[in-house]
Annotation
Predicted 3D model of a 349-nucleotide part of an RNA (small-subunit ribosomal RNA, central domain) from an uncultured bacterium. The RNAcentral record of the full RNA draws on ENA, Greengenes and SILVA. Model confidence (mean pLDDT): 89 of 100.
Context: one part of a larger RNA
RNA sequence: CUGGGCGUAAAGCGCGCGUAGGCGGCUUUGUAAGUUAGAGGUGAAAGCCCGGGGCUCAACCCCGGAACUGCCUUUAAGACUGCAUCGCUUGAAUCCGGGAGAGGUGAGUGGAAUUCCGAGUGUAGAGGUGAAAUUCGUAGAUAUUCGGAAGAACACCAGUGGCGAAGGCGGCUCACUGGACCGGUAUUGACGCUGAUGUGCGAAAGCGUGGGGAGCAAACAGGAUUAGAUACCCUGGUAGUCCACGCCGUAAACGAUGAUAACUAGCUGUCGGGGGUCAUGGACUUUCGGUGGCGCAGCUAACGCAUUAAGUUAUCCGCCUGGGGAGUACGGCCGCAAGGUUAAAACUC
Numbered sequence: 001c002u003g004g005g006c007g008u009a010a011a012g013c014g015c016g017c018g019u020a021g022g023c024g025g026c027u028u029u030g031u032a033a034g035u036u037a038g039a040g041g042u043g044a045a046a047g048c049c050c051g052g053g054g055c056u057c058a059a060c061c062c063c064g065g066a067a068c069u070g071c072c073u074u075u076a077a078g079a080c081u082g083c084a085u086c087g088c089u090u091g092a093a094u095c096c097g098g099g100a101g102a103g104g105u106g107a108g109u110g111g112a113a114u115u116c117c118g119a120g121u122g123u124a125g126a127g128g129u130g131a132a133a134u135u136c137g138u139a140g141a142u143a144u145u146c147g148g149a150a151g152a153a154c155a156c157c158a159g160u161g162g163c164g165a166a167g168g169c170g171g172c173u174c175a176c177u178g179g180a181c182c183g184g185u186a187u188u189g190a191c192g193c194u195g196a197u198g199u200g201c202g203a204a205a206g207c208g209u210g211g212g213g214a215g216c217a218a219a220c221a222g223g224a225u226u227a228g229a230u231a232c233c234c235u236g237g238u239a240g241u242c243c244a245c246g247c248c249g250u251a252a253a254c255g256a257u258g259a260u261a262a263c264u265a266g267c268u269g270u271c272g273g274g275g276g277u278c279a280u281g282g283a284c285u286u287u288c289g290g291u292g293g294c295g296c297a298g299c300u301a302a303c304g305c306a307u308u309a310a311g312u313u314a315u316c317c318g319c320c321u322g323g324g325g326a327g328u329a330c331g332g333c334c335g336c337a338a339g340g341u342u343a344a345a346a347c348u349c
Stems, first nucleotide, its partner, number of pairs: 004320003007303002012317001014201004021194003025088002029084003033081002035077008049065006091191001092188003095184004103177007110154001114150008125136002162169002206247006215241002220236004258316006266294013298305002322349003331342004
């Protein structure tokens, strides 16, 4: 290279945008680069292969053929691909009219709870546990009532509900803003798909500077438990958790399932639209787009998947090639650091 694979055995980049490249709808005409056919030239000889022959055989040697899968020239064909060109509307996009949504950013605002502070009532306990103790409390705690302050998170609604490319998004209001969906068919006329390099986004933890700090809580301290207890339990408690700006760039970043398009039985729930019928509480039916359950064919090693495919196909990208060594060393790049990314070998089974 041919070939085989990637839900769970090794293997889908965490997710977008997008350059090069690869691939690409229906149709007219031309061209003849690819393509196909014919002819010619060349493709040294030896060797390989086939058929003969010569050394007593063989090795070896000689003769003939084939082959040399290639390249060049020329003639022809015009289906398919390419190129150029006349068009088309179903792919794609735009426009108009609608309704849905925790999509994003900023600003404002609300109540419950918690802790703290002040005041009142009130008295000996409170707290905590399997049981206790550390701890708090006669300098008046716990409980209860009123007032005040602060920070963080938004009970019920809440739903295999919704939105987002993914990470993710949940009190309420306003402003700005992205996307999807349905209907109309009005416009453009293939403008498309994928995407190496690149570029942007990217939970938590962590880092830098400056704020903030109620609750929770790594580290740490103490009390228990225990043979021990650097734990599980308890009392405290600092980073952190929150905000602004800047880094980090990783996760079981999971559907462990790349993107796009087409095709291939159904039944049932639910969310957002449209149409129709009956009727007007609504029910039935149909259609488009999501999101679930079950299930046929088919697929699968099995489990299972099954119109949201892991079925049948096409295009493009990424990745895998026994276990350990090792996602490590070295080098490069990135980072303030932590580290990330790219990524071996010896040796061993």